Transfer RNA from a Candidatus Peregrinibacteria bacterium, 73 nucleotides, folded computationally. It matches the Rfam family "tRNA". Its family is annotated with triplet codon-amino acid adaptor activity in the Gene Ontology.
RNA sequence: GGGGCUGUAGUUUAAUGGUAGAACAGUCUGGCCUGUCACCCGACAGAUGCGGGUUCAACCCCCGUCGGCUCCA
Numbered sequence: 001g002g003g004g005c006u007g008u009a010g011u012u013u014a015a016u017g018g019u020a021g022a023a024c025a026g027u028c029u030g031g032c033c034u035g036u037c038a039c040c041c042g043a044c045a046g047a048u049g050c051g052g053g054u055u056c057a058a059c060c061c062c063c064g065u066c067g068g069c070u071c072c073a
Base pairs, nucleotide, nucleotide: 001072002071003070004069005068006067007066010024011023012022013021018056026044027043028042030040031039049065050064051063052062053061
C1' cells in the first nucleotide's frame, strides 16, 4: 500500500428497511433482617464509531473516514 471481517448502554449482546430490546453492573423503593451485607420484588437512567447519500422510513442498503482483528505485498 491492497483485500476480508468487525464497531449498539460501563460490560456481554438482540434487532436481516417499519416504536433500538435484554442480562449483569448503577441509582431509588419495598420485602427479609436487631442492623449491615447478601438475596428477592418493583421503578428509573444509560447505547447504534464519525460524516454524507438512497428511501415515506436506515443499526440494517451505498460512499467516504476512524479504530480493532486478520490475510497478501